[in-house]
RNA sequence: GGGGGUAUGGCUCAGUUGGUAGAGCGUCGCGUUCGCAACGCGAAGGUCAGGGGUCCGAAUCCCCUUAUCUCCA
Numbered sequence: 001g002g003g004g005g006u007a008u009g010g011c012u013c014a015g016u017u018g019g020u021a022g023a024g025c026g027u028c029g030c031g032u033u034c035g036c037a038a039c040g041c042g043a044a045g046g047u048c049a050g051g052g053g054u055c056c057g058a059a060u061c062c063c064c065u066u067a068u069c070u071c072c073a
Stems, first nucleotide, its partner, number of pairs: 001072007010025004019056001027043005049065005
């Protein structure tokens, strides 16, 4: 330099054919306990890596850029 993959709450990851962004763990609150743990219930937390485009509508399609993994040279 060229090809391919990945980027989504604090962490690990889902998200089907473009149609309201989710789970587990963690955090916080409440209940249970003398208290802790465990368990149950509830809540907060995301401009979906950044920018642009297409579309009535984009995490999803197209283009550029960034980071990272991998293959070729």

The prediction has a mean pLDDT of 81. The RNA shown here (transfer RNA) has 73 nucleotides and comes from an uncultured Clostridia bacterium. It matches the Rfam family "tRNA". From the family's description: Transfer RNA (tRNA) molecules are approximately 80 nucleotides in length.